Source information: A computed fold for a 105-nucleotide RNA from Candidatus Segetimicrobium genomatis, annotated as Guanidine-I riboswitch aptamer. NCBI's taxonomy places the organism under Bacteria, Candidatus Sysuimicrobiota, Candidatus Sysuimicrobiia, Candidatus Segetimicrobiaceae, Candidatus Segetimicrobium. Its Rfam family is "Guanidine-I riboswitch aptamer". Its family is annotated with regulation of gene expression in the Gene Ontology. Rfam describes the family as follows. This family represents a conserved RNA structure found upstream of the ykkC and yxkD genes in Bacillus subtilis and related genes in other bacteria. The function of this family is unclear although it has been suggested that it may function to switch on efflux pumps and detoxification systems in response to harmful environmental molecules.

[in-house]
RNA sequence: AGGAAGUGCGCCUAGGGUUCCACGGCUCCCACAAGGGCCGGUUGGUCCGAGCGGCGCAGGCGGUCCUGGGGACCGUUACACCGUCAGGAUAAAAGCCUGAGGGAU
Numbered sequence: 001a002g003g004a005a006g007u008g009c010g011c012c013u014a015g016g017g018u019u020c021c022a023c024g025g026c027u028c029c030c031a032c033a034a035g036g037g038c039c040g041g042u043u044g045g046u047c048c049g050a051g052c053g054g055c056g057c058a059g060g061c062g063g064u065c066c067u068g069g070g071g072a073c074c075g076u077u078a079c080a081c082c083g084u085c086a087g088g089a090u091a092a093a094a095g096c097c098u099g100a101g102g103g104a105u
Stems, first nucleotide, its partner, number of pairs: 007058006015048002020045002022042001023040006059077008081103002084100005
């Protein structure tokens, strides 16, 4: 100086909004109720959900043993500061997805 690799999925959490449910307000109807309409993310349920959060399963790499195919076991799979902006999907938003800078080291 150059190259390769730095993985995937599931469950969950931080977080997220408002399609549905719930809740609240107003209102229609009604004796009341049930039901309907409009408004409200409202600390809840459904839902979305982390490269730099958790757990697990698999995969990768190395080793030992068995050993035809192949398998068992062990080890390893690092690090990732502060923050912003643009775009995208979904009902909508986000620590989601696609990108780009700034500062620090």